[in-house]
RNA sequence: AUGAAAGCACAGGGAGAGAGCACCGGGAAGCGAAGCUUCCGCGGGUGCCGCCGAAGGAGUAAACCGAUCGAGGCGCUGAAGCAGCGUUCGCGGCGAAUCUCUCAGGCAAAAGGACCUUUGCCGGACG
Repeated sequence: AUGAAAGCACAGGGAGAGAGCACCGGGAAGCGAAGCUUCCGCGGGUGCCGCCGAAGGAGUAAACCGAUCGAGGCGCUGAAGCAGCGUUCGCGGCGAAUCUCUCAGGCAAAAGGACCUUUGCCGGACG
């Protein structure tokens, strides 16, 4: 400075899949009581299945990297054994996503939610 990206905060938008089953516990009501009956998923517990992908996490394509990866292929240098260099292939490393996995998380509403947008703050790239 007609102030980019990134970051933070408020607000708005924002998908998927079970209010699953069993047992135990809890709460409410009725019956005089013990207790029994009925009702309530009650942001309780344990177990058993069924699913979802958009907190987080993990996996990976190209590109890039590899004197201390390779008795590999090809080429160049050298008279050559063979060595050096380059390149290619392989190997290893690194490597994004709303892709893949489903560890975690989630499967009525609420909450959460990748990501997108407005505004403000911060920031200081190009010029």
Overview: This is a predicted structure of a 127-nucleotide RNA (Glycine riboswitch aptamer). The coordinates come from a structure-prediction model, not an experiment, and the mean pLDDT is 77. It was read from a public genome assembly, where an Rfam model found it.